[in-house]
């Protein structure tokens, strides 16, 4: 340092999330050592038990143990010793009591506190201070009492009461004394009360003590005690400045309150307390209320600025079961003291008692969670004591616990058959891997053995036989955790199958998962590793440093203006900011640097830095503040002017609508898309005429004026506000901008009276529609007008606060001045307004650009994802409607701005297709083929579904095909390879059996040799593999439709744009065409379009066989000679290119017409299909991955079925007639096939075909007859001489086989149909339509497929509509791309 996520991509706002640290941690796996620290963050909950504050006999009485030593009296007997007993002395000693000193320190713990608590720096001239320290002076001379003891009595106890007795460093009283107090003077100092210092008067004490020496026995001294003063050092009270949470949906608080005399009270000051007086203090600079919270040195983080934290450790508070109180002392209103009240535990004999772990262990009880009922006073420290010493859960330590932290170690070297397993593979292999074993070494850590510290100043060691050192031993006893889609280092099998799971955030999982689970690898890290929880950091995401506000959130609807804030030129003065010096603090540790000590480190030590604060003081004057003087530029004032729909009143005006009476006039009128409610014969609309009323002012009229907005619009008239121009007389900084507050403030709406012509929410009717509470009409009430008084909002918009300044220009327009001038034109300037274009800069990016969204400053208002929600509750206006102020629980990963490319609009514009329209002919009605659906079925096998599935795979299902069904049958197999064995066959053909295959029997016995064998078939095992039309076209190749033969797709450079992109390809013109020209920040290039290919239209040239025959000869007949002129045939050329010419057009491109020409502007037709789009079809052509299936989902055979049939739909053929049917006779094609063929002549048959067979692998033989046509005759509008289904009989022909189930003939039946609803399809010339031929498949079977000639038309004004399609553009909140997004209800 940053990165992921909103988009189809883009930039930009923005918010979530991740990567680092931290931890008093806690879960989850896991777990060798040692050092060094840390451990109840909860329930300031309750607590058994034990310890945690005593000491002093050198204060005192008094009880007490009594050594040694003295006398006495009895006893034993070793006759001078032992023993018991008494009494003296009484050493060393013990301690309930009285008394001193200390239990105000150490130790806990944060309950409460927003507070002079706590930091910091002061202040006390308003104070205390035991023990300590120095100086002075002193310590004289009396009293009475009490505990303890005894005795009596009460109580269960706790413990109480009465009598007596007794000391004392206990208690009192008296004398003495001061610089102590108190009063009065004087002087000095100084900050207000006041300090100091002299002086004078007055008032205040004590312990004759303890020890020890020493002694003339009176005392003296020496330590320790002890009084007084004044002094100091400590540690404390009080005051008072600055500083450190949050809410204002908490704005008002307060009577002792604020303040003064006076007294009390304190160690002192003071409303601390009280009588009395005066009304005062506090607050938007946040008083009060509420809610939280023990402050800081310091930790954690950060670059810093900050932002969080307040565990250990240190300094201050504050508490001690809760709450209240004081007494004792120097010192509390006292954690292990006391008195009261509570609550809650214990004991009672029921009357009354006892108790306070937030001290060290410990325990229960809460919780995700936090230790031993350890050992010493050896060491620092504390309390007492003259000292010995005696307490000391403070402290030293030692235990538990990977809780942090730092250090070690779980082995080094070698060592390729790259082993073995497991994994993985395309099967060769690759990766674990030098990794292992295996050789050869060490011994850090643990283990065992031996030695042994320092801490200790002279004794005195808990720790502790501890650090630490040395020997021997064995690679032994010591590795796990999490990760492996990006972000973020690290990937494969396999299982699962939107399932079980996973996830920080995007997101993974619906049969090939690098995201689950496991395994194998791999990364990280390491006695730990991963989650969770909080804090910071990233995040400039509250922006002081360091952001925004035209459209993303986000400028108050607008003016005035108090407080604030900020603010013009010159001079001086002051020094509050500000800068500089010094000088005191900023305790210590901590953080930094150096050095040192534990082997190192983490730890510890010892130095310096630095704590950026804060106070004192000295100095400087340039900013800013003041305070004074002064000056005109800002700013106002005067004077002269001219513009205006600026505002309020009053008053008048004319056109128009409506209504009212009169007249004229008659059947309609209004009203829409179209109508209908509606008015009208009771006389309407129309139209004169006159009358009433209420509302608005045409044209002038303009990105024209004027106003703060909001607004203002006939016309006169009073009254009035503002700007603007010139003049340069006056004033002299008087300005800016504004929270709170105060005014205005469209419409709508409320109140009270008025008024009411049109228009019109609501409302009623009529239409429209699936409905229509709407659009549309017919009516209509509040309303809209006016006076008054509320509302207080609006897309109240320039979505752009308001003031100065400055910074290119161009071109309009409205008020005003000056100068020139031809003087009512015009020019050039200049102030204030109002538009539009545009340079620099600014901006995410449209866009702003002297009317800034530019460059600076001032002040005020606002924003900090999306929804929830401008809601909820509070509070304040309001008559009410509501309006202002405005949360959060929850939920999302986004929400959103500007532009891009596209797709889409019942947006726009220009083009093009039989797209429509102008025609012909159908199709939908009938028969009948044929595909489909749907039912059916043992199976009716399967794919294809909008166009672009449905005479479609299938260019031809009786078996066969067949993939489906029923039965029979086989199991290495119907096909492919490889291995052993045996045999020379096997097949063919013949017989038996079988529905059939299968299966038996017989004829029949291979080739080559080097004779060892092969080689080839069969037949029989064995298993590796065959083998599936078996599932996925959403795992795929390749094929193929389709937009569409529509004119588009794209790419290098270059410019453009931050960027997706854009230009080029768009812009004029033309074209069938992104075809071509002109233009232009674009040159150029590709894929396509066009041509190159093929056919066919015209001709020349070569060349004549099986084509031809003009002239010549022959003939039944180009048969034949001959000949190639002619057609034909096939080979190669020529021809068409907008060439030529006239117009148009822009001196282009091209277009119109027109010569020539067979053919004219791509001459007809084909063949060719640009990125691309439809998870479009096809796993059943075919290839294929992966799943199944493996005596079957394989293979073989018979038979059936694919041909079913209440019924739909597609596509055809056949007709419903007379432009027709029938018959008789005649005439013209082009393309094509032919050997398991195509077959002539010729004979039989009505006939379909037999028979027999010439030719003929074909320009030579043949299929083969073309038909429509056109003559001729005959029907004569009928269900017919139209139509031919359907059916019955007889045949023919293919084929083993015509039942289901083939076509064709002949004779008999003679159905339905009379031209077809909505609705729909082809088709623009040799086309449509209408006639026949042929060919593929194929034993046999076309009404369908491809071909092929033949007669041979109608129409196209014309692009407004329907459909598709291209190109520009414009809108978008679609990109899955309108068959889209998205709203409400309901489930």
């Nucleotide at each position: 340092a940053g990165a992921g996520u909103u988009u189809g991509a883009u930039c930009c706002u923005g918010g979530c999330u991740c990567a680092g640290g931290a931890c008093g941690a806690a879960c989850g796996c896991u777990g060798g050592c040692g050092g060094c620290g840390u451990g109840c963050c909860u329930a300031a909950u309750a607590c058994a038990u034990g310890c945690a504050a005593g000491u002093c006999g050198a204060g005192c009485g008094a009880a007490u143990u009594g050594a040694c030593g003295g006398g006495a009296a009895a006893a034993g007997c070793u006759u001078g010793c032992u023993u018991u007993u008494c009494u003296c002395u009484g050493a060393c000693g013990u301690u309930a009591g009285c008394g001193g000193c200390g239990g105000a320190c150490g130790g806990g713990u944060g309950a409460g506190u927003a507070a002079c608590a706590c930091g910091u720096g002061g202040g006390u001239a308003a104070c205390c201070u035991g023990c300590c320290c120095u100086a002075u002076a002193g310590a004289c001379u009396g009293g009475g009492a009490u505990a303890a003891c005894u005795u009596c009595g009460g109580g269960a106890a706790a413990c109480c009461g009465g009598a007596g007795c007794u000391a004392a460093u206990a208690c009192c009283g008296g004398a003495u004394a001061a610089u102590a107090c108190u009063u009065u003077g004087a002087a000095u100092c100084a900050c207000a009360u006041g300090u100091u210092u002299c002086a004078a008067a007055g008032u205040u004490g004590a312990a004759a003590g303890a020890u020890g020496g020493u002694u003339u026995c009176g005392g003296c001294u020496a330590u320790c005690a002890c009084u007084a003063u004044a002094g100091g050092a400590u540690g404390g009270a009080c005051c008072c400045g600055c500083g450190g949470c949050g809410c204002a949906u908490u704005a008002g608080c307060u009577a002792g309150u604020u303040g003064g005399u006076g007294a009390g009270g304190u160690a002192a000051c003071g409303g601390c307390u009280c009588a009395c007086c005066a009304a005062g203090g506090c607050g938007a600079c946040g008083a009060u209320g509420c809610g939280u919270a023990g402050c800081c040195g310091a930790c954690c983080u950060g670059a810093g600025a900050g932002g969080g934290u307040g565990a250990u450790c240190g300094g201050c508070c504050a508490c001690a079961c809760u709450g209240g109180g004081a007494c004792u002392g120097a010192g509390a209103c006292a954690c292990g003291g006391c008195c009261c009240a509570g609550a809650c535990u214990c004991c009672u004999a029921c009357g009354g008692g006892a108790g306070g772990c937030a001290g060290c262990a410990g325990u229960a009880g809460g919780g995700a969670a936090u230790c031993u009922u350890c050992c010493a006073c050896a060491a620092u420290g504390g309390a007492c004591g003259a000292a010995a010493g005696u307490c000391u859960g403070a402290u030293g330590g030692a235990g538990c616990a990977a809780c942090g932290c730092c250090g070690c170690g779980u082995g080094a070297g070698u060592g390729a058959a790259g082993a073995a397993g497991g994994a993985u593979u395309u099967c060769g292999g690759u990766a674990u891997g030098u990794a292992a074993a295996g050789c050869u070494c060490u011994a850090u850590c643990a283990g065992c053995a031996g030695g042994g510290a320092a801490g200790a100043a002279a004794a005195u060691g808990a720790c502790g036989g501890u650090a630490c050192c040395u020997g021997a031993c064995u690679a032994a006893g010591a590795a796990g955790c999490c990760c492996c889609g990006g972000c973020u280092a690290a990937c494969u099998a396999c299982g699962u199958g939107c399932c079980a799971g996973c996830a920080g955030c995007c997101g993974c999982g619906g049969u090939a998962a690098u995201a689950c689970g496991u395994a194998g690898g791999g990364g990280g890290c390491a006695a730990g590793c991963g989650u969770u929880a909080u804090c910071c950091g990233g995040a400039u995401u509250u922006a002081c440093u360091g952001g925004g506000u035209g459209u993303a959130a986000a400028g108050g609807g607008u003016g005035c203006g108090c407080a604030g804030g900020c603010g013009g030129u010159c001079c001086g003065g002051c020094a509050a900011g500000u800068c500089a010096g010094a000088a005191g603090u900023g305790a210590a540790a901590u953080c930094c640097c150096a050095g040192g000590g534990c082997u190192c480190a983490a730890c510890c030590c010892u130095g310096g830095a630095a704590c950026u604060g804060c106070u004192u003081u000295u100095g400087a004057a340039a900013c800013u503040g003041u305070c004074g003087g002064a000056c005109u530029g800002g700013a106002g004032u005067a004077c002269a002017g001219g513009a205006g729909a600026g505002g309020u009143a009053a008053g008048c005006g004319g056109a128009a609508u409506u209504c009212c009476u009169a007249g004229u006039g008659u059947a309609g009128c209004g009203g829409u898309g179209a109508a209908a409610u509606g008015c009208g014969u009771a006389g309407a609309u129309a139209u004169u005429a006159g009358g009433a009323g209420g509302a608005a002012c045409a044209c002038c009229a303009g990105u024209g004026g004027c106003g703060a907005a909001g607004g203002c619009g006939g016309c006169u008239u009073a009254c009035u506000g503002g700007a603007c121009u010139g003049u340069a007389a006056c004033u002299g900084a008087c300005g800016c901008u504004c929270a709170u507050g105060c005014a205005c403030g469209a419409a709508a709406g409320c109140g009270u009276g008025g008024g009411g012509a049109g228009c019109a929410a609501a409302c009623a009717g009529g239409a429209u529609u699936a409905g229509a509470u709407a659009c549309c009409c017919u009516g209509g009430u509040a309303g809209u007008c006016c006076a008054c008084g509320c509302c207080g909002u609006a897309a109240a918009c320039g979505a752009u606060g308001a003031a100065u300044a400055c910074u290119a220009g161009g071109u309009g327009u409205c008020g005003g001045g000056g100068c020139c001038g031809u003087a009512g034109a015009g020019g050039c300037u200049u102030c204030g307004g109002u538009g539009c274009c545009g340079c620099a800069g600014c901006u995410a990016a449209c866009g702003c650009a002297u009317u800034a969204a530019g460059u600076a400053u001032u002040c005020c208002a606002c924003c900090u994802g999306g929804g929830g929600a401008g809601u909820a509750c509070g509070u304040u206006c309001g008559c009410a409607a509501g309006a202002a102020u405005g949360a959060a629980a929850c939920u999302c990963a986004a929400a959103g701005g500007a532009a891009u490319u596209g797709a889409c609009g019942g947006g726009g514009a220009c083009c093009c297709g039989c797209a429509c329209a102008a025609g012909c002919g159908g199709u939908g009605g009938a028969g009948c083929a044929u595909g489909u659906g749907g039912u059916u079925u043992a199976a009716u096998u399967c794919g294809a579904a909008c166009c672009a599935a449905c005479g479609c795979g299938a260019a031809g299902a009786g078996c066969c095909u067949u993939a489906c069904c029923u039965g029979g049958u086989c199991u290495u197999g119907a096909c492919a390879u490889c291995c052993u064995g045996a045999u020379g066959a096997a097949a063919u053909c013949u017989c038996c059996u079988u529905a059939a295959c299968c299966g038996g029997a017989g004829c029949c016995c291979u080739u080559c040799u080097a004779c060892g064998g092969a080689a080839c078939a069969u037949c029989a095992g064995a298993g590796a593999c065959a083998g599936g039309u078996g599932g996925u076209g959403c795992a795929u190749g390749g094929u193929u439709g389709u937009c569409g033969u529509c004119a588009g797709c794209u790419c290098g450079u270059g410019u453009c744009g931050u960027g997706a992109g854009a230009u080029g390809u768009u812009g004029g013109g033309u074209u069938a065409a992104g075809u071509c020209c002109c233009g232009c920040a674009a040159c150029g290039a590709g894929c396509g379009c066009a041509a190159c290919c093929c056919u066919u239209g015209a001709u020349u040239c070569u060349a004549g066989u099986u084509g031809c025959c003009a002239g010549c000869a022959u003939u039944a007949a180009g048969u034949u000679g001959g000949g190639c002129a002619c057609u034909c045939u096939a080979g190669a050329g020529u021809g068409a290119c907008u060439g030529c010419c006239g117009g148009u057009g822009a001196c282009a491109a091209a277009c119109c017409g027109g010569a020539g020409g067979a053919a004219g502007g791509u001459g007809g037709g084909g063949a060719u299909g640009a990125c691309g789009u439809c998870a479009a079809a096809u796993c059943a052509u075919c290839a294929u991955g992966c799943c199944c299936c493996u005596u079957a989902u394989g293979a073989c055979c018979u038979g059936g079925g694919c041909u079913a049939c209440a019924c739909a739909c597609g596509u055809g053929c056949u007709a419903c007639a007379a432009u027709g049917g029938c018959g008789u006779a005649a005439a013209c094609a082009a393309a094509g096939g032919g050997a398991a063929g195509c077959a002539a002549a010729g004979c039989c048959g009505c006939g379909a075909g037999g028979c027999u067979g010439a030719g003929c692998a074909a320009a030579u033989c043949u299929c083969a007859a073309a038909a429509a046509u056109a003559a001729c005759g005959u029907c004569u509008c009928a269900g017919u001489u139209c139509g031919g289904a359907c059916u019955g009989u007889a045949g023919u022909c293919u084929g083993c086989a015509a039942c289901c189930c083939g076509a064709c003939u002949a004779c008999a039946c003679g159905a339905a149909g009379c031209u077809g609803g909505a609705a729909u399809c082809g088709c623009u010339a040799g086309u449509a339509a209408u006639c026949g031929c042929a060919g593929a498949u194929c034993a046999g079977a076309a009404u369908g497929c491809u071909g092929c000639g033949g007669u041979g038309a109608a129409u196209a004004c014309g692009u407004u509509c329907c459909c598709g399609g291209g190109u520009c553009u414009u809108g978008c909140a679609c990109u899955c791309a309108c068959c889209g997004c998205c709203c409400g209800u309901c489930a």

A computed fold for a 1387-nucleotide RNA from an uncultured bacterium, annotated as small-subunit ribosomal RNA. Its Rfam family is "Bacterial small subunit ribosomal RNA".